[in-house]
The RNA shown here (Bacterial RNase P class A) has 381 nucleotides and comes from Lentzea sp. CA-247081.

RNA sequence: UGAGUCGGCAGGGCGGCCGCGGCGGAGCGAUUCGUCGAGGAAAGUCCGGACUCCACAGGGCAGGGUGGUUGCUAACGGCAACCAGGGGCGACCCUCGGGACAGUGCCACAGAGAACAGACCGCCUGGGCUCGACCCAGGUAAGGGUGAAACGGUGGUGUAAGAGACCACCAGCACCCCUGGUGACAGGGGUGGCUAGGUAAACCCCACCCGGAGCAAGGCCAAAAGGGCGCCUUUCGAGGUGCCUGCGCAGGCGUUCGAGGGCUGCCCGCCCGAGCCUGCGGGUAGGCCGCUAGAGCCUGUCGGCGACGGCAGGCCCAGAUGGAUGGUCGCCACGUGGGUUCUCCCACGUACAGGAUCCGGCUUACACGCCGGCUCAUCCG
Numbered sequence: 001u002g003a004g005u006c007g008g009c010a011g012g013g014c015g016g017c018c019g020c021g022g023c024g025g026a027g028c029g030a031u032u033c034g035u036c037g038a039g040g041a042a043a044g045u046c047c048g049g050a051c052u053c054c055a056c057a058g059g060g061c062a063g064g065g066u067g068g069u070u071g072c073u074a075a076c077g078g079c080a081a082c083c084a085g086g087g088g089c090g091a092c093c094c095u096c097g098g099g100a101c102a103g104u105g106c107c108a109c110a111g112a113g114a115a116c117a118g119a120c121c122g123c124c125u126g127g128g129c130u131c132g133a134c135c136c137a138g139g140u141a142a143g144g145g146u147g148a149a150a151c152g153g154u155g156g157u158g159u160a161a162g163a164g165a166c167c168a169c170c171a172g173c174a175c176c177c178c179u180g181g182u183g184a185c186a187g188g189g190g191u192g193g194c195u196a197g198g199u200a201a202a203c204c205c206c207a208c209c210c211g212g213a214g215c216a217a218g219g220c221c222a223a224a225a226g227g228g229c230g231c232c233u234u235u236c237g238a239g240g241u242g243c244c245u246g247c248g249c250a251g252g253c254g255u256u257c258g259a260g261g262g263c264u265g266c267c268c269g270c271c272c273g274a275g276c277c278u279g280c281g282g283g284u285a286g287g288c289c290g291c292u293a294g295a296g297c298c299u300g301u302c303g304g305c306g307a308c309g310g311c312a313g314g315c316c317c318a319g320a321u322g323g324a325u326g327g328u329c330g331c332c333a334c335g336u337g338g339g340u341u342c343u344c345c346c347a348c349g350u351a352c353a354g355g356a357u358c359c360g361g362c363u364u365a366c367a368c369g370c371c372g373g374c375u376c377a378u379c380c381g
Stems, first nucleotide, its partner, number of pairs: 001377009012332007020037007039352001043363002046361005051214004058268004063210005068082005083097001084095004098205002103203002105199003120144002122140007129132001152170006171195001173192008218289004226245008247281007260272004296315008333350007
């Protein structure tokens, strides 16, 4: 210098004017002053939790999720380190990475044959005749051909030709032992039978985990039509007011011959139990809490390879619900295009997006940019 690989940062700046929401102060008030006011993904709502309510006798059967090991964490399907396999010269990257000797299923096309296999060509033996590039019967998995995959590889013995039929070496499998490691696993030795295909994002088996609903959770206050009771007024028709309840009509089912509900998938079983369901009409439909101080952020230090954890100090950082966080002007920055007196001018553009209970992750989107570690190649010293 070039190519590559891994990771991080940032997400326009300053000023003027106008405006919006929360909190605090001043003012009788109109108003005014101060302060705070979206994100790295606030997003998708995919996973995990906090929190809230319901449930929390028991048994059985389903269902869902996860899947190398050891750790981290509140938890996770997340993260870290490592192991195994694969890719790369390398830095590094990828893996939906338990089990295919429990069983079942499937394996397209091609091919004779696709799983206790298979005879198309070839090879060998025997027979036949029309004596051939012939036919028939049998043997054969060495060789050819098909395929992603053809039932170990090489060499030899053997044979009619062949074959783990036998032998040597190699690969691989199962079991046992030793060594190292917390472990996944790695290294070594021995024995065995000679060989075992793939597929579990197919059923299935194994191990572990999983109750349901969600801030419209949930709680409090107020109000309401209609009804009941008390008190007061009264022209005896009614009106006013306080308290309690929480509306009316119709139909159906039901009260021990048990409606309905709960154990939030189902069944058994258990418990509660006098109301429940449908239709029509009417009323209220407002406020407060939950609600933002938290597995919080920053700095330093210690432990750890790391994820992360401990300690000390500092900080307060949206809380709307008609859903605030914006608009405009000037200067600057960056990018593109044009002009040009050659370093100025003009125009346009500056992303993705945006809280709604909160938090940890994952995934996806993103204009113009910036920084660092490492690897390879080349050149110079």
The gene name in the source record is rnpB. Rfam family: Bacterial RNase P class A. From the family's description: Ribonuclease P (RNase P) is a ubiquitous endoribonuclease, found in archaea, bacteria and eukarya as well as chloroplasts and mitochondria. The organism belongs to Lentzea, within Bacteria. The RNAcentral record of the sequence draws on ENA. The model forms 97% of the base pairs in the Rfam consensus.